The RNA shown here (transfer RNA) has 88 nucleotides and comes from Firmicutes bacterium UBA4981. Its Rfam family is "tRNA". Gene Ontology term of the family: triplet codon-amino acid adaptor activity. The organism belongs to Bacillota, within Bacteria. Its mean pLDDT, the model's own confidence on a scale to 100, is 80.
[in-house]
RNA sequence: GCCGGAGUGGCGGAAUGGCAGACGCACGCGACUCAAAAUCGCGCGGAGUUAACUCUCCUUGGGGGUUCAAGUCCCCCCUCCGGCACCA
Numbered sequence: 001g002c003c004g005g006a007g008u009g010g011c012g013g014a015a016u017g018g019c020a021g022a023c024g025c026a027c028g029c030g031a032c033u034c035a036a037a038a039u040c041g042c043g044c045g046g047a048g049u050u051a052a053c054u055c056u057c058c059u060u061g062g063g064g065g066u067u068c069a070a071g072u073c074c075c076c077c078c079u080c081c082g083g084c085a086c087c088a
Stems, first nucleotide, its partner, number of pairs: 001084007010025003018068001027043005045058004061077005
C1' cells in the first nucleotide's frame, strides 16, 4: 500500500431500518444476619426542568449524506484486529 472484520453505559454484550443499551456482571439503597458472605427486593447512560411526581433534550469512534425514521444503509476520516503484498 491492497482486502476483510470490529468500535454501543463502569465491564461483557442485545437490537441488523421502527421505543438504543435487552440480559448478565459490577455498583448504590433496603430486607435477612450478632456481624458478614450468600440470597432476595428496588434502583442504576448524560444534561436540563420540578418542592416532588413528572416533563424535555442529547447519546451507538468522529464528520457528512439517504430516509417519515439510521447503532443498522452510503461517503470521508480516526483507532484496533486479521490476511495479502513490499522489504535494503